[in-house]
RNA sequence: AGAGUUCGAUCCUGGCUCAGGAUGAACGCUGGCGGCGUGCUUAACACAUGCAAGUCGAACGAGAAACUCCGAGCUUGCUUGGAGGAGUAAAGUGGCGAACGGGUGAGUAAUGCAUAGAUAACUUGCCUUAAAGAUUGGGACAACCUUGGGAAACUAAGGCUAAUACCGAAUAAUAUAAUUAUUUUAAUAGUAAUUAUUAAAGGGGGCUUCGGCUCUCGCUUUAAGAUAGGUUUAUGUCUGAUUAGCUUGUUGGUGGGGCAAUGGCCUACCAAGGCGACGAUCAGUAGCUGGUCUGAGAGGAUGAUCAGCCACAUUGGGACUGAGAUACGGCCCAGACUCCUACGGGAGGCAGCAGUGGGGAAUUUUGCGCAAUGAGCGAAAGCUUGACGCAGCAACGCCGCGUGACCGAAGAAGCAUCUAGGUGUGUAAAGGUCUGUCGUUAAAGAAGAAGUGAAUAUAAAUUAAUAAUUUAUAUUUUUGACGGUAUUUAACAAGAAAGCUCCGGCUAACUCCGUGCCAGCAGCCGCGGUAAUACGGGGGGAGCAAGCGUUAUCCGGAAUUACUGGGCAUAAAGGGCGCGUAGGCGGAUUGGUAAGUCAGUUUUAAAAUACAACAGCUUAACUGUUGGUUGGGAACUGAAACUGUUAAUCUUGAGUGCGAGAGAAGGAAGUGGAAUUCCUGGUGUAGCGGUGAAAUGCGUAGAUAUCAGGAGGAACACCGGUGGCGAAGGCGGCUUCCUAGCUCGUAACUGACGCUAAGGUGCAAAAGCGUGGGUAGCAAACAGGAUUAGAUACCCUGGUAGUCCACGCCGUAAACGAUGUAUACUUGAUGUUGGGGGAUCUAACCCCCUCAGUGUCGUAGCUAAUGCGAUAAGUAUACCGCCUGGGGACUACGGUCGCAAGGCUGAAACUCAAAGGAAUUGACGGGGGCCCGCACAAGCGGUGGAACAUGUGGUUUAAUUCGAUGCAACGCGAAGAACCUUACCUGGGUUUGAAAUCAUAAUGACCGUCUGUGAAAGCAGACUUUCCUUUCGAGGACAUUAUGACAGGUGGUGCAUGGCUGUCGUCAGCUCGUGUCGUGAGAUGUUGGGUUAAGUCCCGCAACGAGCGCAACCCCUUUCCUUAGUUGCCAACAGGUAAUGCUGGGGACUCUAAGGAUACUGCCCCGGUUAACGGGGAGGAAGGUGGGGAUGACGUCAAGUCAGUAUGUCCCUUAUAUCCAGGGCUACACACGUGUUACAAUGGCCGGUACAAUGAGUCGCGAUCCCGCGAGGGUUAGCCAAUCUCAAAAAACCGGUCUCAGUUCGGAUUGCAGUCUGCAACUCGACUGCAUGAAGUCGGAAUCGCUAGUAAUCGUAGAUCAGCAUGCUACGGUGAAUACGUUCCCGGGCCUUGUACACACCGCCCGUCACGCCAUGGAAGUUAGUAACACCCAAUGUCGCUGUUCUAAUUCCGAUUUAUCGGAAAGGAAGGCGCCGAAGGUGAGAUUGAUGACUAGGGCGAAGUCGUAACAAGGUAGCCGUACUGGAAAGUGCGGCUG
Repeated sequence: AGAGUUCGAUCCUGGCUCAGGAUGAACGCUGGCGGCGUGCUUAACACAUGCAAGUCGAACGAGAAACUCCGAGCUUGCUUGGAGGAGUAAAGUGGCGAACGGGUGAGUAAUGCAUAGAUAACUUGCCUUAAAGAUUGGGACAACCUUGGGAAACUAAGGCUAAUACCGAAUAAUAUAAUUAUUUUAAUAGUAAUUAUUAAAGGGGGCUUCGGCUCUCGCUUUAAGAUAGGUUUAUGUCUGAUUAGCUUGUUGGUGGGGCAAUGGCCUACCAAGGCGACGAUCAGUAGCUGGUCUGAGAGGAUGAUCAGCCACAUUGGGACUGAGAUACGGCCCAGACUCCUACGGGAGGCAGCAGUGGGGAAUUUUGCGCAAUGAGCGAAAGCUUGACGCAGCAACGCCGCGUGACCGAAGAAGCAUCUAGGUGUGUAAAGGUCUGUCGUUAAAGAAGAAGUGAAUAUAAAUUAAUAAUUUAUAUUUUUGACGGUAUUUAACAAGAAAGCUCCGGCUAACUCCGUGCCAGCAGCCGCGGUAAUACGGGGGGAGCAAGCGUUAUCCGGAAUUACUGGGCAUAAAGGGCGCGUAGGCGGAUUGGUAAGUCAGUUUUAAAAUACAACAGCUUAACUGUUGGUUGGGAACUGAAACUGUUAAUCUUGAGUGCGAGAGAAGGAAGUGGAAUUCCUGGUGUAGCGGUGAAAUGCGUAGAUAUCAGGAGGAACACCGGUGGCGAAGGCGGCUUCCUAGCUCGUAACUGACGCUAAGGUGCAAAAGCGUGGGUAGCAAACAGGAUUAGAUACCCUGGUAGUCCACGCCGUAAACGAUGUAUACUUGAUGUUGGGGGAUCUAACCCCCUCAGUGUCGUAGCUAAUGCGAUAAGUAUACCGCCUGGGGACUACGGUCGCAAGGCUGAAACUCAAAGGAAUUGACGGGGGCCCGCACAAGCGGUGGAACAUGUGGUUUAAUUCGAUGCAACGCGAAGAACCUUACCUGGGUUUGAAAUCAUAAUGACCGUCUGUGAAAGCAGACUUUCCUUUCGAGGACAUUAUGACAGGUGGUGCAUGGCUGUCGUCAGCUCGUGUCGUGAGAUGUUGGGUUAAGUCCCGCAACGAGCGCAACCCCUUUCCUUAGUUGCCAACAGGUAAUGCUGGGGACUCUAAGGAUACUGCCCCGGUUAACGGGGAGGAAGGUGGGGAUGACGUCAAGUCAGUAUGUCCCUUAUAUCCAGGGCUACACACGUGUUACAAUGGCCGGUACAAUGAGUCGCGAUCCCGCGAGGGUUAGCCAAUCUCAAAAAACCGGUCUCAGUUCGGAUUGCAGUCUGCAACUCGACUGCAUGAAGUCGGAAUCGCUAGUAAUCGUAGAUCAGCAUGCUACGGUGAAUACGUUCCCGGGCCUUGUACACACCGCCCGUCACGCCAUGGAAGUUAGUAACACCCAAUGUCGCUGUUCUAAUUCCGAUUUAUCGGAAAGGAAGGCGCCGAAGGUGAGAUUGAUGACUAGGGCGAAGUCGUAACAAGGUAGCCGUACUGGAAAGUGCGGCUG
């Protein structure tokens, strides 16, 4: 620091995902040790048991027992007395503490917390300092005793008693209260005086002449401090506006009350305030902070452990005590729950430490100790302390250590792989030498943590005192839970100590086997359908390591909420447009001020944490010391540039005035002509109208057409223009009136009056709504006619709302420049509109300058690109609006506006990994341009109809073997299925096999002959024969048999392959190097202008060159020449025959087959760019690649072939191999392809007569002759071929006949008789003869071939082959017609355009319907919760009132009588009444959740239905708004946009 993922590829936008760090974690696998930390995040759920707050006898009274000892009695094991135990234990009165410490985070969005202040508005036990004091009296109540009640808890009555318990009296002021005077203050403050009120307690030690003195602790009052709190102010502190208004003690005042204290804190009265878009109220969520995690930072998330604050203690309420509580281990009441009960009543509160149940993915021991630190009490010793210190459990985290080190190649074995050689694991192991962390055993170890305290001694203070007490020093003595722990030493022995995840890319790490879209994996992209580096296993490797992975959550990456640091023309995003309120921002100059701002000083910002340095544990984690930092707050002092504010001034921003100007700017009234339609009348007659073509419709009741007159409504041709005006919507005949804005010129006036604008308010196309008019044309809906598979459409004929007017609503559009408003700045060119100026002969045109508009092009710059470019999308400023992946969703719910239609505001669940922009290359288009091709056209002949042949499909079958399937399968593989072939079927056999190689063993030469059985194969047997070498043991070759390796497979996969082939297409294309352009994919070259059969060539050009293709080089053919003449030829010469190159000869010719020549737009004319090239001509056998062949670029179709061969892999191995016989491949309701023969007279038949070329031949071709009607048979000559044979060419020509008919056409079919081949013609061959004589009279829709020696037509040969051709491959004979031309069909090439296609139009894709799943909305209702309100009832309790009852101490009165009684007062207790008021009850609403028959739309789902709306002109251009309509996409109307 980035990476993967949208696409065929590219750039951008944009989401999703990953790599990092972290955690109180959990889960899976694994697990050696130690140190330091941490450990219920869930049920603030319920809790058994034990412990967690006591202490003081130096405040007080009282005071046991067990047990021991000594006695007594006697019943000898019992009773009793005394002493000790012991002034002890336990209990009680009293004091202090229990408000700390410990836990938890439910509540709380502010009575909280954080930071900084205020308290002149307050309190503070214990502690410290200072001043003063402590006099004198009194009556009780516990404990205890007695008598009762009760199951218990507990409790009643009577009696005795003490105090530092309680209560009087006295005394006291700088205390408290009041009043007066005075000083200061903003104020409640200070000082002085007077009056009134208010206190106490003793304990212990020493001395004592018993009077007291003294020390110490305690007590009372006052002042101050410290500590701890209370209250209060400012600022900050989560989300929601689909929560916008809230508030009646509410806001303030006065009087009173209350409190430690301010205060509506409470009360009476008065006023009507207070809070709120700077977010009140309401709802949801949440303890806050120091900090923690992350991050470069800014931020974001979080608030365990530790520390500060707050709140709570089963739920709710309440007070008491106290310095302090509205009290976790106190009290009272109410509720729920649990427990005890004798049923009458009682008891309880682990969110203290352990522990239990429960919940949960999940969180420990019912441990030891007060030795340390701290706390409470105490004078102290000391006691208590689940605070705390330790130990235990847990890899939960961080840190450290170990699981050995060095040698060791026969590179062992095993395993894996393999090209079978090897390679890997791997110095790894084994083996050798060594060490001892850790481990085991043993020994040492109270080392460190420990300082106090007590006793004694000395000194000082105090005192009358050498007592006592306190302080200091010295000596002695004492205390350890951890723990026999840390640590050290010795011995032993490599011994007991490595796993987890991953290996397709991101992301480090590869192979084999298994599986076969199955099983499974997956963070994203995605793997798996028979060769999976992606699943599972093995081997190997990579990473981390006592851990490793997964899951969850947070930050990061994410500049993906952008303060730092993003955007809005087309990707998401500018409000439809103005005006304007709040708010934000604001021109020039000067002075003042000091709020912002800046500087300095002081203070605060707890500690811990973080950072740095140093230090202590062997190191580290951990811990300690020191230091700086801490951006924030507050106070004081200062500065004055900028902002603010204040005062004054200015004119350039803004506005006014004056002088001119243009305009479809708005409103109202009037008015004009053209046209459509209608009405009336005339003329006139049969059609009109409409369409692609028609029909509906109109018309003989007189239309259309035409003339005249009239009516009425709506709209304004030409001018008219990227011309004008307006904020936008929008505005168009002419005239008048009213109104607003704009521009130019001038510089008289005002003097910043400005810009923007949340809410608000106004305007706002079309459609639509309401009321009333109007209605010519047009025209949703509707009707009819067409089209169509259908046609709820496009087309046509009609036609109603509406369109028009007035008034009122609606408030939306692709309301667009898809571009907010305002201001400033930044090279230019050229149009145009409205002004002004200059120059020019003053006028016009032209020219120059300038202001305001409106266009085009373009520099810099910007942009992802397209593009924008002074009218910015450039450079900046101010303010507003809006965006944050696609869908769900311009939706739901709620609110609000509207008469309605609907508008505005506006989510979530769920789902996908994309959706999108611009540009690129292709492909495609019922887009365009240019060009070519037997592509069409022009012709000739066919196919499609018939019969037959042949192939295919289908069907059938035991089998009808397999493959080929649009063109580019179908007379194709197959150049030849009776057996064989043969792969198929049935049946019969064989199992190392029919053929190959090797090994071992046995036997034997091999070969051969024969018999039985059988359909054959085979099986069984008989006979015959006896190889070579030899060291005589044996060996070799061959054969058979047996065994084992192996053979074999036309079994699968052509989608694993090689090779070969088809096709586009013999089309003219396909690319590269360098350069240049572009961010890039890519482009350029290769496009353009011409030309060509051609990317052929020329010219031009940011291109210059090159390669594969084209062409040429090769073969055949056409002309000529040279050479050579046998088997070919024969002109001349000679000979000969019935005839023939027959013979001699000859090379002239033909021919044969070798080598050459020729043709190149070379020449002429014209055209063309002085070109390429084209047209014409000459010459020539041939003329513009002369004709034909071979030759097939980059690539496409997973095209074809595993059955030609080769080959990976899978499968079969007494069978999917192999042998044999028979059958099948030849079937036959049918369909298609390719052919043959025909339908006849350009012909058939008969007779006669001509002319080829290519080929083939010894298991062959076979002449001649003879036989047969013939197929053929017999016989042989010749020929291994320019020699012989096949071999007759046929059409043609000549003559004859037939005369238009199912025929003398046609020959299928069938019968009989034959021939040939062959072991064998039944299934199933070909041919011959005789007889038979079917369909068919030129072929529907449709479709094929061919442009010249071609089509058509005629025959000939060959391959295969025993035999079998209408097929195939070749050969020659005869031998045409037509091409105007490129509009159309098909295919192709180039350029261009659109695209939502890229598997590329056989593409993509929309909606209804049907099915399944999922979440959501509505819904009669049902149900649960929450908060507030009203009323009822009202516990405990404070406060207030009280006429009833009780009451020791004080006071008063009275009575007896000398200490008592009675009464009264004050005070207290109980009772009664009242205010407030928890819980509870009732009521009406609000709000949130769950559920709900039914219902609505949405999303998702390999192969459902209907259509085809969109993307190309998508076949009617599309889209936006609105209205109507329709199964559905959608259609139509009106207005708008170009995307």